[in-house]
RNA sequence: CAUAUUCUUCGGGGAUUGGUGAAAUUCCAUACCGGUGGUAAUUGACUUGUCAUAAGCCCACGAACUCCAAAAGGAGCCGAGCAGGUGCGAUUCCUGCGCCGACGGUUGCACAAAACAAGUGUGCAGAAAGUCCGGAUGCAAGAAGAGCCGU
Numbered sequence: 001c002a003u004a005u006u007c008u009u010c011g012g013g014g015a016u017u018g019g020u021g022a023a024a025u026u027c028c029a030u031a032c033c034g035g036u037g038g039u040a041a042u043u044g045a046c047u048u049g050u051c052a053u054a055a056g057c058c059c060a061c062g063a064a065c066u067c068c069a070a071a072a073g074g075a076g077c078c079g080a081g082c083a084g085g086u087g088c089g090a091u092u093c094c095u096g097c098g099c100c101g102a103c104g105g106u107u108g109c110a111c112a113a114a115a116c117a118a119g120u121g122u123g124c125a126g127a128a129a130g131u132c133c134g135g136a137u138g139c140a141a142g143a144a145g146a147g148c149c150g151u
Base pairs, nucleotide, nucleotide: 005147006146007145008144009143010142015030017029018028019027031131032130033101034100035061036060037059038058043052044051045050046049056099057098065076066075067074068073081097082096083095084094085093103134104133105132107125108124109123110122111121112120
């Protein structure tokens, strides 16, 4: 230095806003957020050709969700960008205007058993979550470091 292998650590952000309403961080208005690897003309460093470094919506992956299985595991599903500018070259830079975001939960009234409340059941009306609560002090794409073997 390269490869294989083992272990450790790390590994998701965002409304104390206004309006309507009995009730909303869920609606409307406004604001805010963007996992991992790749690509990279931006930016920085220096040894000047290398290193580092800018994509939520380009490519790929992960979680979640659904199905199969006793399990290991397998299969499926998996969102969203255009226009202009510069240039040899950009869906990544600059300008403008857009768009997207798993699953479950959430409010009130009446009636029933019943002393009240809570809870349960039934009925009627209703309000809808990227940002609140929960699974989750989880899992993972991966990142960094250490040990060991071999050359």